[in-house]
SAM riboswitch aptamer (S box leader) from a Flavobacteriales bacterium, 104 nucleotides, folded computationally. The organism belongs to Flavobacteriales, within Bacteria. The prediction has a mean pLDDT of 81. The model forms 91% of the base pairs in the Rfam consensus.
RNA sequence: AACUUAUGAAGAAAGGUGGAGGGAUAGGCCCUAUGAUACCUUGGCAACCUAGCUACAAUUGAAAAGGUGCCAAUUCCGAUUUCACUUGUGAAAGAAGAUAAGUU
Numbered sequence: 001a002a003c004u005u006a007u008g009a010a011g012a013a014a015g016g017u018g019g020a021g022g023g024a025u026a027g028g029c030c031c032u033a034u035g036a037u038a039c040c041u042u043g044g045c046a047a048c049c050u051a052g053c054u055a056c057a058a059u060u061g062a063a064a065a066g067g068u069g070c071c072a073a074u075u076c077c078g079a080u081u082u083c084a085c086u087u088g089u090g091a092a093a094g095a096a097g098a099u100a101a102g103u104u
Base pairs, nucleotide, nucleotide: 001104002103003102004101005100006099007098013042014041015040016039017038021031022030023029027077028076043071044070045069048067049066053061055059075096080093081092082091083090084089085088
């Protein structure tokens, strides 16, 4: 980097450095000098993999040592298709992207 599978209406912040853009991608709508994004430290959330524990025929439950991930907004909405109607909204599916595990 590619492929496969799974998941996404829940949850979780302080301090420091630094100084202007950021929220992947049209557009929208937001965040941001009351200091964003990013990086560092500490803390936390969660439970994808998982040590140990537990019951067990397969496997279950709790847990959280370890590997990741995450801690503004539903993946912020949305971009394509279909359906419904009050015709610009609602619903469903999909695409794309994200994360995990596995394979090449």